Annotation: A computed fold for a 101-nucleotide RNA, annotated as Purine riboswitch aptamer. It matches the Rfam family "Purine riboswitch aptamer". The family has 133 seed sequences and 4,097 matches in Rfam 15.1. Rfam's curators write: Riboswitches are metabolite binding domains within certain messenger RNAs that serve as precision sensors for their corresponding targets. Model confidence (mean pLDDT): 76 of 100. The sequence was found by an Rfam model in a public genome assembly.

[in-house]
This record gives sequence, C1' cells and structure tokens, in this order.
RNA sequence: AUUGAUAUCCAACGCAACUUUCGUAUAAUUCCGGGGAUCGGCCCGGAAGUCUCUACUCGGUCACCGUAAAUGACCAGGCUACGAAAGUUCGGAGCGGAAGC
Repeated sequence: AUUGAUAUCCAACGCAACUUUCGUAUAAUUCCGGGGAUCGGCCCGGAAGUCUCUACUCGGUCACCGUAAAUGACCAGGCUACGAAAGUUCGGAGCGGAAGC
C1' cells in the first nucleotide's frame, strides 16, 4: 500500500417514537333557538369562525340587575392540526473515519 473480516468507538444517514421550545390557525371567540335560577347569574341544542381535524372550557376578581329577564368587563390556565428547531431513545447499513486482527 492493497485485500478480507469486525464483536469496538466516532461521524454521517434514516426516519420511527417521545420530550421541550417557537411559529401559523382561533380571538379557548361570535350568533341563534329552547329551558332554568334570582340564597342567582346556569343547562341543553344548532350554526359561524380555521387553506384545518379537534376543541370552543375551567377558576377568580370587579361591575350590573333588585325579584325581572337579561348579563357585562378584565385576569390566569389548554387541547388539537400543520410547520420548524433542539434533545433523548431507536433502526438499518456496513458506504466514510479511527482502532486493532
């Protein structure tokens, strides 16, 4: 130097799983119908909203209503879909590097 093999290490690769972060969607939002409470301010259903499946709820504070039928504002907390990044595990291959035979 070449060839062969490798149970080791590294790197690269694959994309499978999980976790975290970020971005997009949607404002955890709006509208309508039925019923209910007023010691309360809720329950059920339908629709809209997303190049979008799903979800559309919970807790609190304040206001307002004053026995009537109607709630309002604010704060905090997510899930889901898609995309990106990072990490961990995994896989196959033995192509690359190292090592030794």